Predicted 3D model of a 100-nucleotide RNA (Glycine riboswitch aptamer) from a Micromonosporaceae bacterium.
Of the family's consensus pairs, 89% are formed in the model.
The prediction has a mean pLDDT of 76.
Rfam family: Glycine riboswitch aptamer. Rfam links the family to the GO term glycine biosynthetic process.
RNA sequence: CUACACCACACGGGAGAGACCACCCGGCGGCCAGCCGGGCGGCGCCGAAGGGGCAAAUCCUCCCCGGAACCUCUCAGGUACAAGGGACCGCGUGGUGCAG
Numbered sequence: 001c002u003a004c005a006c007c008a009c010a011c012g013g014g015a016g017a018g019a020c021c022a023c024c025c026g027g028c029g030g031c032c033a034g035c036c037g038g039g040c041g042g043c044g045c046c047g048a049a050g051g052g053g054c055a056a057a058u059c060c061u062c063c064c065c066g067g068a069a070c071c072u073c074u075c076a077g078g079u080a081c082a083a084g085g086g087a088c089c090g091c092g093u094g095g096u097g098c099a100g
Stems, first nucleotide, its partner, number of pairs: 001100001004097006011090003018043001020042002023039006044079003050075001051073003058066001
């Protein structure tokens, strides 16, 4: 000095699933029917924040331990548009480690 790996930050991309039901509050309608927003409860559904679970390979043999995920569970989270979140990908900067 450069590549690679990891971490942080910035920018860009980024899916899925009820505009469900009941109650309460506010607004519009003029107090009928209904519409919009918010809160809470219930049921259904989704999985790509996080969290939980597990196989094979793996040592001379056996046993034990370890053993991943966008697989699985749905605790959490999410479930019209928008906003927010978002694994992962790209790109840039900085830091750390290490080979050359």